[in-house]
RNA sequence: GCCGGUGUGGCGGAAUAGGUAGACGCACCUGACUCAAAAUCAGACGGUCUAUGACUGUGCCGGUUCGAGUCCGGCCACCGGUA
Numbered sequence: 001g002c003c004g005g006u007g008u009g010g011c012g013g014a015a016u017a018g019g020u021a022g023a024c025g026c027a028c029c030u031g032a033c034u035c036a037a038a039a040u041c042a043g044a045c046g047g048u049c050u051a052u053g054a055c056u057g058u059g060c061c062g063g064u065u066c067g068a069g070u071c072c073g074g075c076c077a078c079c080g081g082u083a
Stems, first nucleotide, its partner, number of pairs: 001082007010026003019066001029043004046056004059075005
């Protein structure tokens, strides 16, 4: 250089003929239980803001579409193969 694969919360990891993004697990946080802790149970858990709500969010930038994590183009990072 060329070919292929991967990139989604704090972490792992789902969502595949394009249709509510974040299931499930772990961690963190709050509460119950306990003398206290562990274990267990319950709740909460992306980000921002002027916060009963609104906007934004799948590596980055564009495109297609009523609608994109998913399809197309370019780029970046990592992994593997190859001369």